[in-house]
C1' cells in the first nucleotide's frame, strides 16, 4: 500500500428497509437496615469518531479523513 469488520452516556451492547437513541452494569438521591451489602423506587449522564454530501428528516445512505481489530502481502 490492498481487502474486510468495527467506533454510540463511565464500561459492555441493542436500535429491523431513514422517522423522538434504549437495555444491563456502574454513578448519584431516597427507601429498607443498628450499619454495610443485597433488594425496592427515582434521577443524572449521548451534539452516535471527525468533516462534508443526499434527503422534509441521517446513528443508519454516499465521499474523504482519524483510530482499533482481522486477512493478505
Nucleotide at each position: 500500500c490492498g481487502c474486510g469488520g468495527g467506533g454510540a452516556g463511565g464500561a459492555g451492547c441493542a436500535a429491523c428497509u431513514g422517522g423522538u437513541c434504549g437495555c444491563u452494569c456502574g454513578u448519584c438521591u431516597g427507601g429498607c437496615u443498628c450499619a454495610u451489602a443485597a433488594c425496592c423506587a427515582g434521577a443524572a449522564g449521548g451534539u452516535u469518531g471527525c468533516a462534508g454530501g443526499u434527503u422534509c428528516g441521517a446513528a443508519u445512505c454516499c465521499u474523504g479523513c482519524c483510530c482499533c481489530c482481522g486477512c493478505a502481502a
A computed fold for a 73-nucleotide RNA from a bacterium, annotated as transfer RNA. The prediction has a mean pLDDT of 81.